[in-house]
This is a predicted structure of a 1498-nucleotide RNA (small-subunit ribosomal RNA) from Candidatus Paracaedibacter sp. RNAcentral holds the sequence, with entries from ENA.
RNA sequence: AACAUGAGAGUUUGAUCCUGGCUCAGAACGAACGCUGGCGGCAUGCUUAACACAUGCAAGUCGAACGCAUUUACUGGCUUUGGUUGGUAGGUGAGUGGCAGACGGGUGAGUAACGCGUGGGAACGUACCCUUUAGUUUGGGAUAACGGCGGGAAACUGUCGCUAAUACCGGAUACGCCCUUAGGGGGAAAGAUUUAUUGCUGAAGGAGCGGCCCGCGUUAGAUUAGGUAGUUGGUGAGGUAAAGGCUCACCAAGCCGACGAUCUAUAGCUGGUUUGAGAGGAUGAUCAGCCACACUGGGACUGAGACACGGCCCAGACUCCUACGGGAGGCAGCAGUGGGGAAUAUUGGACAAUGGGGGAAACCCUGAUCCAGCAAUGCCGCGUGAGUGAAGAAGGCCUUCGGGUUGUAAAGCUCUUUUACUAGGGAAGAUAAUGACGGUACCUAGGGAAUAAGCUCCGGCUAACUUCGUGCCAGCAGCCGCGGUAAUACGAAGGGAGCUAGCGUUGUUCGGAAUUACUGGGCGUAAAGGGCGCGUAGGCGGCUCUGUAAGUCAGGUGUGAAAGCCCCAGGCUCAACCUGGGAACGGCAUUUGAUACUGCAGAGCUAGAGGUCGAGAGAGGAAAGUGGAAUUACGAGUGUAGAAGUGAAAUUCGUAGAUAUUCGUAGGAACACCAGUGGCGAAGGCGACUUUCUGGCUCGAAUCUGACGCUAAAGCGCGAAAGCGUGGGGAGCAAACAGGAUUAGAUACCCUGGUAGUCCACGCUGUAAACGAUGAGUGCUAGAUGUUAGAAGGGUAACCUUUUAGUGUCGAAGCUAACGUGAUAAGCACUCCGCCUGGGGAGUACGGUCGCAAGAUUAAAACUCAAAGGAAUUGACGGGGACCCGCACAAGCGGUGGAGUAUGUGGUUUAAUUCGAAGCAACGCGAAGAACCUUACCGGCUCUUGACAUGGCGAUUAAAGAGAUAAGAGAUUAUUUUUUCGGUUCGGCCGGAUCGCACACAGGUGCUGCAUGGCUGUCGUCAGCUCGUGUCGUGAGAUGUUGGGUUAAGUCCCGCAACGAGCGCAACCCUCACUGUUAGUUGCCAUCAGGUUGGGCUGGGCACUUUAACAGAACUGCCGAUGAUAAGUCGGAGGAAGGCGAGGAUGACGUCAAGUCCUCAUGGCCCUUAUGGGCCGGGCUACACACGUACUACAAUGGUGGUGACAACAGGAAGCGACAGGGAGACCUUGAGCUAAUCCCAAAAAGCCAUCUCAGUUCGGAUUGUUCUCUGCAACUCGAGAGCAUGAAGUCGGAAUCGCUAGUAAUCGCAGAUCAGCAUGCUGCGGUGAAUACGUUCUCGGGUCUUGUACACACCGCCCGUCACACCAUGGGAGUUGGUUUUACCUUAAGCCGGUGCGCUAACCGAAAGGAGGCAGCCGACCACGGUAGGGUCAGCGACUGGGGUGAAGUCGUAACAAGGUAGCCGUAGGGGAACCUGCGGCUGGAUCACCUCCUUU
Repeated sequence: AACAUGAGAGUUUGAUCCUGGCUCAGAACGAACGCUGGCGGCAUGCUUAACACAUGCAAGUCGAACGCAUUUACUGGCUUUGGUUGGUAGGUGAGUGGCAGACGGGUGAGUAACGCGUGGGAACGUACCCUUUAGUUUGGGAUAACGGCGGGAAACUGUCGCUAAUACCGGAUACGCCCUUAGGGGGAAAGAUUUAUUGCUGAAGGAGCGGCCCGCGUUAGAUUAGGUAGUUGGUGAGGUAAAGGCUCACCAAGCCGACGAUCUAUAGCUGGUUUGAGAGGAUGAUCAGCCACACUGGGACUGAGACACGGCCCAGACUCCUACGGGAGGCAGCAGUGGGGAAUAUUGGACAAUGGGGGAAACCCUGAUCCAGCAAUGCCGCGUGAGUGAAGAAGGCCUUCGGGUUGUAAAGCUCUUUUACUAGGGAAGAUAAUGACGGUACCUAGGGAAUAAGCUCCGGCUAACUUCGUGCCAGCAGCCGCGGUAAUACGAAGGGAGCUAGCGUUGUUCGGAAUUACUGGGCGUAAAGGGCGCGUAGGCGGCUCUGUAAGUCAGGUGUGAAAGCCCCAGGCUCAACCUGGGAACGGCAUUUGAUACUGCAGAGCUAGAGGUCGAGAGAGGAAAGUGGAAUUACGAGUGUAGAAGUGAAAUUCGUAGAUAUUCGUAGGAACACCAGUGGCGAAGGCGACUUUCUGGCUCGAAUCUGACGCUAAAGCGCGAAAGCGUGGGGAGCAAACAGGAUUAGAUACCCUGGUAGUCCACGCUGUAAACGAUGAGUGCUAGAUGUUAGAAGGGUAACCUUUUAGUGUCGAAGCUAACGUGAUAAGCACUCCGCCUGGGGAGUACGGUCGCAAGAUUAAAACUCAAAGGAAUUGACGGGGACCCGCACAAGCGGUGGAGUAUGUGGUUUAAUUCGAAGCAACGCGAAGAACCUUACCGGCUCUUGACAUGGCGAUUAAAGAGAUAAGAGAUUAUUUUUUCGGUUCGGCCGGAUCGCACACAGGUGCUGCAUGGCUGUCGUCAGCUCGUGUCGUGAGAUGUUGGGUUAAGUCCCGCAACGAGCGCAACCCUCACUGUUAGUUGCCAUCAGGUUGGGCUGGGCACUUUAACAGAACUGCCGAUGAUAAGUCGGAGGAAGGCGAGGAUGACGUCAAGUCCUCAUGGCCCUUAUGGGCCGGGCUACACACGUACUACAAUGGUGGUGACAACAGGAAGCGACAGGGAGACCUUGAGCUAAUCCCAAAAAGCCAUCUCAGUUCGGAUUGUUCUCUGCAACUCGAGAGCAUGAAGUCGGAAUCGCUAGUAAUCGCAGAUCAGCAUGCUGCGGUGAAUACGUUCUCGGGUCUUGUACACACCGCCCGUCACACCAUGGGAGUUGGUUUUACCUUAAGCCGGUGCGCUAACCGAAAGGAGGCAGCCGACCACGGUAGGGUCAGCGACUGGGGUGAAGUCGUAACAAGGUAGCCGUAGGGGAACCUGCGGCUGGAUCACCUCCUUU
């Protein structure tokens, strides 16, 4: 010195906070699998089949216990020299005998137990060892071996005979020992050896070991609640080494159990190991302690010790041998084999060390052990090189093509040699000898970078990013989730990150998880308070004193094995590892002390609790009686055609007299007003009045008892409605049922009827949103204000103050996730009970209990999901509310929808009818103009570096171009004519051009508008959308931006925890309306003049009109009223214009994956003799049909004819085209003028006058015929126009629907763009020129505030159930199969015990006969296996069947979420395809409106 140390993240939502589960990051492993693999040290290695085992070994040893056999060496005697007989010293073999085989080694099946752990105890044993003491005497009979004769295949065995002992037996002796009736009785030994020594016997003690008993601790299940007959105790006996029902006889009826008995399941226990901050959790390999087992079951023998792993007997299964008669065997010892399994090693060496057995010892044995082998199985250590090296090499990859990166990395140069290899030396382990390991560790030398790097990952968590391929495929995935053509998520590559001889994956455990909460959680709404009370056990308990010392605290002692963890040292080069010492071991026992608190005992007290007395309120309960109103029915009267009912109707009632009305009678049920967040009760609940009986509560007095208290498992009782049983009753209401409606349907909502039931009595049921979703009790902690029942004080009174008990509202602190709660706590504390632990499956199944039933109660699992949920926020939505606006409705005017035509679309057709646009916001749209072209489509023909761009090479210097001819449908081809570029340094030198060739490439109206830019539409010219700072909120967010006014407006004013600001609004811009200034030509002409032509024509002028630049003017500025004196509004004046003067341009943040790849641009993909280019012809123009948008009409506000006045915006050179002429006309001829305020288009039309007179017309003009005109290469498909002729439909348009609020609608014409030609379309222009708006109930759209929400892809949302199909797990199920357990009975092996033992029998007694004793045999009790019959329990299978779960776009409806369109939900009952509907009672976890009450402020 023995210590220190506590991390979070992802995922529910549009976002937030919370609750809550799932998942990840860490550590560990006797592991396994995949890829890879250099060395060494130290460890570890069948977790599964306690499955079966071939072969070898694992327990022997002792001649100093004994006999025999045999062998070797030496030696003696005899000798016939062959031998024989002795002795000595060894060896070997089996046997007798002794000791050891009860240790060591293995395994964990059984066991929930005194088995284990810990601490104690008394009634025991103990071989070998130690100490002490006493002895070691004398006899005897056998027997194995061996020999003979047998049996048997074998194993083995029978009989006869011989023999030894430390084998066996008797006698003697007995300090001490044992028994005892206290007299007495009983009992021992073994020898070996030359000594020395050793052995043996009795006894006592010790040590160590073992047996037994006890306290405490030791898994889960109550869907296991009662168990037990030797059971519990006693007496006696037996038995044991020993206490004991251990066993037996008798007696008693006990004993165990909610502090969990019994039963079931699982499991060897511990030191420890692992994790954790700890407390805990999980675990019990290796090492160590204990237990149990040894093929399965039973049994004993021997022995100090066993009921014995390598002993015996029996039974059973299995295997083997067999001559079929009978025998043999037990690896859960070490190796090894088969099998099982994801998976676990050598049939190795040695007793050298440590230890064990035997022996006096030498020594022998020892698969204990020590070593080696195999395995990256783990831990630890080392290496695979170091330095330098930029041309930043090559190659790879990426690229914005510039470069970047791999990367000092490599190469190159200079070094080093750990490891490996080769060679030499060479230990310790060994006290004298002995070394398997092992020529090992280690040391030295040598050469040479030489022998040595992989694995996983790279979307977030989580460190690390790009390209290509793929295209919801292939695949990935721990969770969230990736993949549907630009994937950092799949596969590959490059690069990177991490770890490293390993790296990942899988499995398991702990952690994180405060997610079982002792440390350390909760229960109003998230899961969770029992429906309520009484009360047993239990738990907890007021004040004072005394004692005690159980709890508690302190000290001592014993114990808490070793190893391990921790600390300090030390040893292997370090480390892992090992060694020594210490600390610790949280515990248990015992002892000494302390006495505050708790307990216990005793004595007292009155503040808790209860009693007494005096008052009080009350829908508290039970019974009996009484009452009036109303409904209904019946009777009678009056009276007549309807009544009733509804959104509207019908069913229904009524002329047989209803409804209405009057009177009477009957019967049942319920008790208006009072009535009140008023009262009472434990809760359910209780409401007319009276009487009787009865429970509880409150206040006051301070009179009594003296802690008598609180809570409350089990238990007992009460317990709405519905429901059930029996008997009554039955007016109204009303499940079921019937009918009528509604509806697509309507098993509903609505209506008419109507039965159980509702009522009473008795009994059962025992559940509700049984709710305050809030258990009971006690104490403490700001107030304000109502109300109920009392009391006290003050005051004349009104009333005020104080106080107790209830019952409400608001609110402080505090608490809470928030909402909220707040003395009636959800605050601060204490006590006790109940309950919760993700969603679904499911409050279900099975089992039990209760019930007549319905059902109630208790209450799982498989499987499945990554959420389910609470509160609050922002939106969106509502068949919610309030306010406001808009040609939104209304009020008007005119249309559309009907007809014909035009045009667009759909559809159909087609070779093609190119493509796009699709509610508003596609459809006279892209297209401001398809005969060819356009043109993208179709058919045919045709070209391939291309119609177009850039680059290379070659050729030509002109080629192109222009023209012509021929062929052809043309593109094109062939021929031909003509013309012949520029510069120049004079060089085919330069530029340019053309042709040819080859390749890069061109080209694409091909795809993707869901890859994009740009542009556009729309909400919407709606008034909104945001930010900074501050403040509030844990936060999302809020505030500002809400409120009161006002406005077209988030426009402005006021107020306000906000103050400011930005994008929008408005204004600034353009046009129009008024005026002025400047300027007058092509415009104008008032004044002046001229002319006759009578036209501003001319001179002249710029006044006016006008043109086009600038400026002014309008601001609620002025007055009055109103309003808060504000903003503003209303009226008025003036003014060209008045409250935004009119119109335009201008379009916030954003929404619709809105539209467009076919305007353009563009990523990616695709085509490349074609999806590109060219040409001719066709098509886009089709036509049973449907829709949109227009034109023209249907006529008299009109048609026709005539007349002829007044515009504006525009346009004009490949043009407008005058005048004149021709034609009936379209038009033609001619061509003046005009590059335009000059000329032209150009006639404006509605108007006015006349006529027609209500008709299919003098309306209407479609259609058709025919003749023409114009444009154009060309009018057939397929243009426009003119003339003549023809003269459809149509007589004002169903449901529905559109536009418009003033110079507007309506109506009338004119111009322009496009364009050769083509306009009913589009864009503009002017002429004429109305009606109406009470108003905001309703429709549509929008804005603000508020409310509900289960929506957030935002109501075109979400979502429920049946049915159908597929798959999965599960319940029931006639039965069937197996396991386990139990009861009764039968049978009974081996064996011990008891009895018998006239068969047999060496030792002792006896002279003998015989006896004692023993053995076999027999009998009996017990008993394993087995059998029969019956229970319990568990598991497998099971026709069929029930619900459940999960699935892609299935079917039927629409139940729920908004007032979800009938508010929803709970309990119960009935009904129905289904969600569900209806009745009865209950709840608010219901929106909206009204009323009442209360609170706050004034």
Rfam family: Bacterial small subunit ribosomal RNA. Gene Ontology terms of the family: structural constituent of ribosome and ribosome.